RNAcentral holds the sequence, with entries from ENA. Predicted 3D model of a 76-nucleotide RNA (transfer RNA) from a Patescibacteria group bacterium.
[in-house]
């Protein structure tokens, strides 16, 4: 250079038929226990890489660009 997947919470991912975002871990608080664990249970936390289109409405659909893995190519 070209091509294929990917990018949502503090982490690991779901959301893929476009209709204002969810799960487990984490963390905070509660309940249970003599205590701690484990178990339950509530609450906190993303306006979805970034920028423009399309749409009454975009995480989802076009388009460019930035990062990343993987394949091909090319030069040395």
């Nucleotide at each position: 250079g070209g091509g294929u997947u990917g990018g949502u919470a503090g982490c690991u991912c779901a959301g893929c038929u476009g209709g204002u975002a969810g799960a487990g871990c984490a963390a905070g608080c509660g309940c249970c226990u003599c205590u701690u664990a484990a178990g339950c249970g509530c609450u906190u936390g993303g306006c979805c890489c970034u920028g423009g289109g399309u749409u009454c409405a975009a995480a989802u659909c076009c388009c460019a660009g930035c990062c990343a893995a993987c394949c091909c190519a090319c030069c040395a």